Molecule: Bacterial RNase P class A
Organism: Acidimicrobiia bacterium
């Protein structure tokens, strides 16, 4: 000096003026005025995970369903945090992980490819065995013969060469994310864990270390087993629902119920008295409860929502310039002058987390390059 990794802090200060909301006091013409005091965040955001609080539900058990899923710890709880293990990425500081089980079962594995999971013959290799073709040897029969053989036909077994029809082969090529352990030797017609040696991996058992996940080592006449569980499933643990528009209290008007006296009607000649009344009026009472109010609700607070604005001065850093003075071999730094900037965003029941947005600064560490 460049590129990075991790952790932490801040979220401009101050003065004047103007303004907003809550609470308390005083005043008031009840409209308000005035004094004091308090008034956003690290994320108040997304509403993703938990808890408090509230109401509803709830004998017990099972099924279904949902969530979580390496280990230990922290926590009121969590899918959070801390430390570790294992796996993966990075040269590194360091980062990431949807990290139980695929030898319980079922299912799936695009495209390409012959074949994609008790595999599979497209090319290639072989063709042992069977088949087909040709040849040789031996034998039999017939003809010819110079008696040496020769021509034709046939035939059991054995045999040589060819074909690549059946067949064998998973070594080699090719396809693919993946083709059913690797290397070597033996073996074979060619091949193959077919056999052997070594290696790798998995399971089981044992030992040592660790609380554990796990690590290291040994034995094994056990094995060679593809991937996917964010497919079903299996295993382990946990699990009632709704949310401050929860919920509680007070409670107009209208409607409903009851009582009283009145009025009407009926019984009676009248008073008294008795009975009665949807669509007669009045007074009082009652229950549920709407509008509305209060509580829930806070050392900001709620009501569709206050917490703000303007100007001056200052501010680390940054940008441009100056170089009298100080430091330095130098580049440059200090110093001085001017300029610039302050983001994301706005509580609504409260709290703990997570995620996302965003200004500036500090520290530690890593890998390069240059100079001495």
């Nucleotide at each position: 000096u460049g590129a990075g990794u991790c952790g932490g802090c801040c979220a401009g200060g101050u003065a004047a003026c103007c303004g907003c909301a809550g609470c308390a006091g005083a005043g008031u013409u009840c409209g308000c005025u005035u004094u004091g005091u308090u008034g956003a965040g690290g994320a108040a955001g997304g509403u993703c995970g938990g808890g408090g609080c509230u109401c509803c539900g709830c004998a017990g058990g099972a099924c279904a369903g949902a969530a979580u899923g390496c280990u230990g710890g922290c926590u009121a709880a969590c899918a959070g945090c801390c430390a570790g293990u294992c796996g993966g990425g990075g040269c590194g500081a360091c980062c990431c992980g949807c990290a139980g089980g695929a030898a319980a079962g079922u299912g799936c594995c695009a495209c390409a490819g012959a074949g994609a999971a008790c595999a599979g013959a497209c090319c290639g290799c072989c063709g042992a065995u069977g088949g087909c073709u040709c040849g040789g040897c031996c034998c039999c029969c017939a003809g010819g013969u110079u008696c040496g053989c020769u021509u034709g036909g046939g035939a059991a077994a054995a045999u040589g060469a060819g074909c690549a029809c059946a067949g064998g082969u998973g070594a080699g090529g090719g396809u693919g994310a993946a083709a059913c352990g690797g290397u070597g030797c033996g073996g074979u017609a060619a091949g193959a864990g077919c056999g052997c040696a070594c290696c790798a991996g998995c399971g089981g058992c044992c030992a040592a270390g660790g609380c554990a996940a796990c690590u290291u080592g040994g034995c094994u006449g056990g094995c060679u087993a593809g991937g996917c569980a964010a497919a079903c499933c299996c295993c382990a643990u946990u699990c009632g629902g709704a949310g401050c528009a929860a919920g509680g209290c007070c409670a107009a008007a209208g409607a409903g119920g009851g009582a009283g006296a009145g009025a009407g009607c009926g019984g009676u000649c009248c008073g008294u008295u008795c009975g009665u009344u949807g669509a007669c009026a009045c007074u009082c009472c009652c229950g549920g409860g709407u509008a509305g109010g209060c509580c829930g609700c806070a050392a900001a607070g709620a009501u569709g929502g206050a917490u703000g604005g303007u100007u001056g001065c200052c501010c680390a850093a940054c940008c441009g310039g100056a170089u009298a003075c100080c430091c330095g071999c130098a580049a440059g730094g200090g110093u001085c002058c001017g300029g610039c900037a302050g983001a994301c965003a706005g509580a609504a029941c409260c709290c703990c987390g997570c995620c996302u947005a965003u200004u500036g600064c500090c520290g530690a560490c890593u890998c390069g390059c240059c100079a001495u």